The RNA shown here (transfer RNA) has 71 nucleotides and comes from Edaphosphingomonas laterariae. The sequence was found in a public genome assembly. Model confidence (mean pLDDT): 82 of 100. Rfam family: tRNA.
[in-house]
RNA sequence: GCGGGUAUAGCUCAAUGGUAGAGCACUAGCCUUCCAAGCUUGUGAUACGGGUUCGAUCCCCGUUACCCGCU
Repeated sequence: GCGGGUAUAGCUCAAUGGUAGAGCACUAGCCUUCCAAGCUUGUGAUACGGGUUCGAUCCCCGUUACCCGCU
């Protein structure tokens, strides 16, 4: 320098263009003499900038970061 891939919650991962979910973690409550475990509940996210579309996590372009391959 060229090509490809990934970017979603504190972490690990889902999500046919139509209200973004789960597990762990965290908050609160129940239980327990206390702790742990268990049950219930709640908060919290689409890397950034544009475009297409009635509507974008999803499709297109560019940027950034990381990973892989080639030279």